[in-house]
The prediction has a mean pLDDT of 75. This is a predicted structure of a 102-nucleotide RNA (Purine riboswitch aptamer) from Neobacillus paridis. The model forms 100% of the base pairs in the Rfam consensus. It was read from a public genome assembly, where an Rfam model found it. It matches the Rfam family "Purine riboswitch aptamer". Rfam describes the family as follows. Riboswitches are metabolite binding domains within certain messenger RNAs that serve as precision sensors for their corresponding targets. Allosteric rearrangement of mRNA structure is mediated by ligand binding, and this results in modulation of gene expression. The organism belongs to Neobacillus, within Bacteria.

């Protein structure tokens, strides 16, 4: 967690939409030009790349680094999209309602 329409009429069937949980994609990452801040800071914009892919390319917690310069680094942890896969139950008992047959 005990889904909702629909078409159909008993075949546990079909379609769609929802949620979940799984594959595949991609590694929420890679390059590069602009910009901005400086140990209480390390920012922002844009452009390419990557996916038989459309979109996204971040957020957040820790932990390093750099002695004021220009340049960031590790690591965990959430996803989103597109496509496909699964499941969203099964028994019992009472009790009202409707139908149908006797």
């Nucleotide at each position: 967690u005990u889904u909702a329409a629909u078409c159909g009429a008993u075949a546990u069937g079909u379609u769609u939409a929802c949620c979940u949980u799984c594959a595949u994609a991609u590694a929420u990452c890679c390059u590069c030009a602009a910009u901005a801040a400086u140990a209480a800071g390390g920012u922002u914009u844009g452009a390419g790349a990557g996916u038989c892919u459309c979109u996204a390319c971040c957020g957040g917690g820790c932990c390093g680094c750099c002695g004021u310069a220009a340049a960031u680094g590790g690591u965990c942890u959430g996803a989103c999209u597109a496509u496909g896969a699964a499941g969203g139950c099964g028994g019992a008992a009472u009790u009202u309602a409707g139908u149908u047959c006797g």